[in-house]
RNA sequence: CGAUAGAGGCGCAAUCGAGAAAAGUAAACCGCCGAAAACGACUGUCGGGUCGGGCGGAAGAAAGGCGAGGUUGCCGAAGCGAAACGUUUACCGAAUUUUAGGCUUUUCGCUGGCUCGUAACGGAACACGUUACGGACUGUCACGAGUAAUCGUGGAGCGCUACCGU
Numbered sequence: 001c002g003a004u005a006g007a008g009g010c011g012c013a014a015u016c017g018a019g020a021a022a023a024g025u026a027a028a029c030c031g032c033c034g035a036a037a038a039c040g041a042c043u044g045u046c047g048g049g050u051c052g053g054g055c056g057g058a059a060g061a062a063a064g065g066c067g068a069g070g071u072u073g074c075c076g077a078a079g080c081g082a083a084a085c086g087u088u089u090a091c092c093g094a095a096u097u098u099u100a101g102g103c104u105u106u107u108c109g110c111u112g113g114c115u116c117g118u119a120a121c122g123g124a125a126c127a128c129g130u131u132a133c134g135g136a137c138u139g140u141c142a143c144g145a146g147u148a149a150u151c152g153u154g155g156a157g158c159g160c161u162a163c164c165g166u
Base pairs, nucleotide, nucleotide: 001165002164004162005161006160009075011074012073013072014071015070016069019066029057030056031055032054033053039052040051041050042049045094046093047092048091078111079110080109081108082107083106084105086103087102088101089100090099112138113137115135116134117133118132119131120130121129122128140155141154142153143152144151145150
């Protein structure tokens, strides 16, 4: 220098998943009251279209997210950020590729792991997720101390251990 095999632990990801919650909520229906225009929403331009408030009744969902545990693949597992090409969604038509979001791929960068707290954002949510900051624990290596057990400080996975080849 190159290859192979491993380790960390509430370890990572995917998938299935009873169920909880979403919610007695939303849409639709009936009744009553109100509602001019204007204004507003449906990404931006033009044209058009639809919709917009309150009380009560009867009846009444779903998605995303969570999820005991199982299975599978694994230890940059994986996650996040930025950019680029492509593709896709957004009431209808036209023009243009405007704004926001989703997905695949590529490039660059950050994070050893987990957990708790605070703040912001997302979310129906007190669940959960992401980011930032801080704390504890833990694995690993380096340096130092110690007879030793172990302790202290610090670094980062482009690391560490074992083994093989050059």